RNA sequence: GUGGCCGUGGUGUAGUCGGAAGCAUUCGGGGCCGUGAUCCCCGCGGCGCCGGUUCAAGUCCGGCCGGCCACC
Numbered sequence: 001g002u003g004g005c006c007g008u009g010g011u012g013u014a015g016u017c018g019g020a021a022g023c024a025u026u027c028g029g030g031g032c033c034g035u036g037a038u039c040c041c042c043g044c045g046g047c048g049c050c051g052g053u054u055c056a057a058g059u060c061c062g063g064c065c066g067g068c069c070a071c072c
Stems, first nucleotide, its partner, number of pairs: 001071007010025004019055001027043005048064005
């Protein structure tokens, strides 16, 4: 340099068919409990960046940035 795959809460991930952004865990609060752990409930917190298409984009298109792999 070329090609392919990937980028979603602090962490790990689902969503790929364009139509309400979910799950687990961490953290905070509460319940339970003689105390703690476990367990139960609630909450905080997210689509890599910039454009385009569309009534509507995590999803489709273009560019850029970053990661991994292959080739050179």
Annotation
The prediction has a mean pLDDT of 81. Predicted 3D model of a 72-nucleotide RNA (transfer RNA) from a Solirubrobacteraceae bacterium. Its Rfam family is "tRNA". The family's RNA type in Rfam is transfer RNA. NCBI's taxonomy places the organism under Bacteria, Bacillati, Actinomycetota, Thermoleophilia, Solirubrobacteraceae.